[in-house]
Context: one part of a larger RNA
RNA sequence: GAAUGAACGCUGGCGGCGUGCCUAACACAUGCAAGUCGAACGAGAGCGAAGGAGCUUGCUCCUUCAAUCUAGUGGCAGACGGGUGAGUAACGCGUGGGAACGUACCUUUUGGUUCGGAAUAGCCCUUGGAAACGAGGAGUAAUGCCGAAUAAGCCCCCUGGGGGAAAGAUUUAUCGCCGAAAGAUCGGCCCGCGUUAGAUUAGCUUGUUGGUGAGGUAAAAGCUCACCAAGGCGACGAUCUAUAGCUGGUCUGAGAGGAUGAUCAGCCACACUGGGACUGAGACACGGCCCAGACUCCUACGGGAGGCAGCAGUGGGGAAUCUUGGACAAUGGGCGAAAGCCUGAUCCAGCCAUUCCGCGUGGAUGAUGAAGGCCUUAGGGUUGUAAAAUCCUUUCAGCAGGGAAGAUAAUGACGGUACCUGCAGAAGAAGCCCCGGCUAACUCCGUGCCAGCAGCCGCGGUAAUACGGGGGAUGCAAGCGUUAUCC
Numbered sequence: 001g002a003a004u005g006a007a008c009g010c011u012g013g014c015g016g017c018g019u020g021c022c023u024a025a026c027a028c029a030u031g032c033a034a035g036u037c038g039a040a041c042g043a044g045a046g047c048g049a050a051g052g053a054g055c056u057u058g059c060u061c062c063u064u065c066a067a068u069c070u071a072g073u074g075g076c077a078g079a080c081g082g083g084u085g086a087g088u089a090a091c092g093c094g095u096g097g098g099a100a101c102g103u104a105c106c107u108u109u110u111g112g113u114u115c116g117g118a119a120u121a122g123c124c125c126u127u128g129g130a131a132a133c134g135a136g137g138a139g140u141a142a143u144g145c146c147g148a149a150u151a152a153g154c155c156c157c158c159u160g161g162g163g164g165a166a167a168g169a170u171u172u173a174u175c176g177c178c179g180a181a182a183g184a185u186c187g188g189c190c191c192g193c194g195u196u197a198g199a200u201u202a203g204c205u206u207g208u209u210g211g212u213g214a215g216g217u218a219a220a221a222g223c224u225c226a227c228c229a230a231g232g233c234g235a236c237g238a239u240c241u242a243u244a245g246c247u248g249g250u251c252u253g254a255g256a257g258g259a260u261g262a263u264c265a266g267c268c269a270c271a272c273u274g275g276g277a278c279u280g281a282g283a284c285a286c287g288g289c290c291c292a293g294a295c296u297c298c299u300a301c302g303g304g305a306g307g308c309a310g311c312a313g314u315g316g317g318g319a320a321u322c323u324u325g326g327a328c329a330a331u332g333g334g335c336g337a338a339a340g341c342c343u344g345a346u347c348c349a350g351c352c353a354u355u356c357c358g359c360g361u362g363g364a365u366g367a368u369g370a371a372g373g374c375c376u377u378a379g380g381g382u383u384g385u386a387a388a389a390u391c392c393u394u395u396c397a398g399c400a401g402g403g404a405a406g407a408u409a410a411u412g413a414c415g416g417u418a419c420c421u422g423c424a425g426a427a428g429a430a431g432c433c434c435c436g437g438c439u440a441a442c443u444c445c446g447u448g449c450c451a452g453c454a455g456c457c458g459c460g461g462u463a464a465u466a467c468g469g470g471g472g473a474u475g476c477a478a479g480c481g482u483u484a485u486c487c
Base pairs, nucleotide, nucleotide: 001487003485004484006483007482008481009480010479013359014358015357016356018354020351021317026315027314028313030312031311032310035076036075037074040073041072043070044069045068048065049064050063051062052061053060054059055058083270084269085268092195093194094193095192096191097190098189101187102186106183107182108181109180110179111178112177113176114148115147116146117145124137125136126135127134128133154163155162156161157160168175169174170173196242197241198240203233204232205231208230209229210228211227212226213225214224215223245267246266247265248264249260250259251258252257272293273292274291275290276289295306296305297304298303323349325348326347327346331345332343333342334341335340362392363391364390365389372383373382374381375380396428398423399422400421401420402419406414431476432475435472436457437456438455442471443470444469445468446467452459453458
């Protein structure tokens, strides 16, 4: 000098684009953050309409129709999106390759969609419990479950055999369902190279290294097991210890390099701590399940409930980091045939000079160089064209009127916002550091090695340009200084 997710001190007018717990992966009150489908299914409730019955003549009951809503069964989605960086020195990441794999939804092609059955939730009855939540009985539906048939292609042994599928709905035209092949997308796995420090860590390893066989997986493999062999790694640093998410990038630098990994993007890991599997195309699953533990809460003491490293917000820690806001209008996602519903993703608004950028705080004229202040050799000098005064202008802010694009036929949270026009009036808007040298900028008073200053050299003990104040000057400016860190 440059830089920062900064903090602190003094000061503070406006606007725009960004950014905002770096510390305790500490604990969390409250609300919201993942639902949707009645065009899969049975049932129930309210309202309306039509018909019928009973009669008390305006009420009750029954049937049908249309729309709506509710819990339940079922389907798809809750594996994405969002957060955090604890762990990890690793095929984790980066880059370049590889073969032994999977892939819901989507696209293309092709072949099918036949006939039956048994249950079960909801509902009803009985019943246990404080609650959470159950138990028994009767009975019911489906795109839930099961069986039979069929098999172009598929799978298994392979002459030839064997095995295995489907689901319907409605507005009658579609949407679905099953098998197979291919694509696309996404993912799993393997390998070469690269990826912090320490030798005051020198030896490490027994499923360890390899083989055979078996099991297992979507898939190669000690992935697992039995047997056999005794290997494998290591001064080109194994093992151990410490530290750390990695990268595109970011900062600095002429570059080489050094430092760094906030925001944005890609990958990985984690979800109170540890372990486990279930479901599923996909998880060993943040707002799913089970077990154990710590903590918090409820309890009728028998037993139960919970997990903000989602968005806000609270306590705590800290030098320090925001609103318990609006909307699904746009973009995107889930479900749905659609209308639509959900979406703290997202888009916006709020707070903070936290960064960067832009603008303003007036312009011109104005000498008797006014008054006042300060200095003075008492003549004057300086503040200083600065002020006053005269003539102008109106950016920004203010008030009033109009008023978007973003959206497509409709739909705008932002927002009566941006922007445009008009009105009034210089009107509402300047500070901070520094002035011994480095280093631009000097005098007076006070103090007297005191009080104090200080980045280094060093100032201060009676004439201090170095301390404190006044005047003046320099620098930067809605900021200016200090501290911390990196180059």
Small-subunit ribosomal RNA, 5' domain from Favella ehrenbergii, 487 nucleotides, folded computationally. Its Rfam family is "Bacterial small subunit ribosomal RNA". Its family is annotated with ribosome and structural constituent of ribosome in the Gene Ontology.